[in-house]
Context: one part of a larger RNA
RNA sequence: GAUGAACGCUAGCGGCAGGCCUAAUACAUGCAAGUCGAACGGUGCAGCAAUGCACAGUGGCGCACGGGUGCGUAACGCGUAUGCAACCUACCCAUCAAUGGGGGAUAGCCCGGGGAAACCCGGAUUAAUACCGCAUAAGAUAGUAUUCUGGCAUCAGAGAGCUAUUAAACAUUUAUGGUUGAUGGAUGGGCAUGCGUUAGAUUAGCUAGUUGGUGUAGUAACGGUGCACCAAGGCGAUGAUCUAUAGGGGUUCUGAGAGGAAGAUCCCCCACACUGGUACUGAGAUACGGACCAGACUCCUACGGGAGGCAGCAGUAGGGAAUAUUGGGCAAUGCUCGCAAGAGUGACCCAGCCAUGCCGCGUGCAGGAAGAAGGCCUUCUGGGUUGUAAACUGCUUUUGGAAGGGAACAAAAUGGGCAUGCGUGCCAACUUGAGUGUACCUUCAGAAUAAGCACCGGCUAACUCCGUGCCAGCAGCCGCGGUAAUACGGAGGGUGCAAGCGUUGUCC
Numbered sequence: 001g002a003u004g005a006a007c008g009c010u011a012g013c014g015g016c017a018g019g020c021c022u023a024a025u026a027c028a029u030g031c032a033a034g035u036c037g038a039a040c041g042g043u044g045c046a047g048c049a050a051u052g053c054a055c056a057g058u059g060g061c062g063c064a065c066g067g068g069u070g071c072g073u074a075a076c077g078c079g080u081a082u083g084c085a086a087c088c089u090a091c092c093c094a095u096c097a098a099u100g101g102g103g104g105a106u107a108g109c110c111c112g113g114g115g116a117a118a119c120c121c122g123g124a125u126u127a128a129u130a131c132c133g134c135a136u137a138a139g140a141u142a143g144u145a146u147u148c149u150g151g152c153a154u155c156a157g158a159g160a161g162c163u164a165u166u167a168a169a170c171a172u173u174u175a176u177g178g179u180u181g182a183u184g185g186a187u188g189g190g191c192a193u194g195c196g197u198u199a200g201a202u203u204a205g206c207u208a209g210u211u212g213g214u215g216u217a218g219u220a221a222c223g224g225u226g227c228a229c230c231a232a233g234g235c236g237a238u239g240a241u242c243u244a245u246a247g248g249g250g251u252u253c254u255g256a257g258a259g260g261a262a263g264a265u266c267c268c269c270c271a272c273a274c275u276g277g278u279a280c281u282g283a284g285a286u287a288c289g290g291a292c293c294a295g296a297c298u299c300c301u302a303c304g305g306g307a308g309g310c311a312g313c314a315g316u317a318g319g320g321a322a323u324a325u326u327g328g329g330c331a332a333u334g335c336u337c338g339c340a341a342g343a344g345u346g347a348c349c350c351a352g353c354c355a356u357g358c359c360g361c362g363u364g365c366a367g368g369a370a371g372a373a374g375g376c377c378u379u380c381u382g383g384g385u386u387g388u389a390a391a392c393u394g395c396u397u398u399u400g401g402a403a404g405g406g407a408a409c410a411a412a413a414u415g416g417g418c419a420u421g422c423g424u425g426c427c428a429a430c431u432u433g434a435g436u437g438u439a440c441c442u443u444c445a446g447a448a449u450a451a452g453c454a455c456c457g458g459c460u461a462a463c464u465c466c467g468u469g470c471c472a473g474c475a476g477c478c479g480c481g482g483u484a485a486u487a488c489g490g491a492g493g494g495u496g497c498a499a500g501c502g503u504u505g506u507c508c
Base pairs, nucleotide, nucleotide: 001507002506003505005504006503007502008501009500012361013360014359015358016357017356018354019353020319025317026316027315029314030313031312034061035060036059039058040057042055043054044053045052046051068272069271070270077197078196079195080194081193082192083191084190087189088188092185093184094183095182096181097180098179099178100134102132103131110123111122112121113120114119140165141164142163143162144161146159147158148157149156150155170177171176198244199243200242205235206234207233210232211231212230213229214228215227216226217225247269248268249267250266251262252261253260254259274295275294276293277292278291297308298307299306300305325351327350328349329348333347334345335344336343337342364395365394366393367392374386375385376384377383378382401444402443403442404441405440409435416427417426418425419424452497453496454495455494456493457478458477459476463492464491465490466489467488473480474479
């Protein structure tokens, strides 16, 4: 100098930030992922009807994002630089082409049954952008003939060659919104490689899918990734293997720098989601608030059987020196769904608590000597000091109090009109604010509402008196204290910082 700090004493206000570093311990309760009726059949309600509104179910998209934590990991995990002629990419954009004709079910509803519950079973019936054939089809896929061009090898590209295979879905307010195939782009990912990345040799040898080859399987893709066979290799004092510790980086702190230390908040990457394992669905997961199995734990039970996973936001217990509200709102920004209106969002925006930090402001200003009283010291009719300090006079009103006014954050989007081939542009008007009657401004009265903490032997700025008497105590180091202690305790005075000041821990 710094700190995610803690403790002691003290405490007026505001702005901005930060706030379980320990038990990745266990969790009561609420909320944290839904949305679409312009995909579908229905049910209920309102209505004379047209129609409208709401909803369980089928279906679509999303739930792989956002949010949390740092257990594991010494690794292509991360950082940096390359490569993929070895790859994928929903939604979005551009371009080309298509959207023909059929079928069988099933949830719901209805009927019946079982169970304490969770939930389950049977029968009948029904729809779709759900599911399944058929047609058509290429610059897609597979095979094959030939020519040209290019490349670091395997090879790549082009010339619409020929044969075979493969698709679709409709809705609507008639404006549109979708669907299928293909190419390219964009975005996001996957894989490989060079270099860098803690300590220990009181760890010296390690390795059988091990190292390589051939073939095959698998994958989006390369690869011992898996398998069969063959060979006997591969790594290591330039530290293999083993052990311990640890998420990595941007950055942060310190330092003149080199360096050292750290990895809270914010951003990027990785890993994890009670513990271990497994796959399914899907463009994408081996999936925090999905599934299955095993385990530990907790809960319900009619004992037959079931349910659960806060390292999401609050909150509880426990641990600890120690770390906050079971708050408000979707107004803004963003995300998901939706043609849209809109819905959802503990992301986010706000508020609450805490001097935890940084920054700013205030606790008055000017005059005022009888140098008052009191305190303390003293060489004691006196003097010194507290001290212009107080009183007193004048002024000001930040802040606080009262009264009044009062924002920005709101841009719009949608809807309306006009223009436009399409994106879109222009015009006028309406509505929408959690924070909030907040910030801010004006006025009024009144010095009024506001100072502490540590230290004073040297280092180190600041000295005397009293008490104590190697006692009681102090102390960072040196060291003080045994009868005049500037070092202990108190007082007066002083010094340093100041809404803080000291102590302790840690780093440079």
Molecule: small-subunit ribosomal RNA, 5' domain
Organism: uncultured bacterium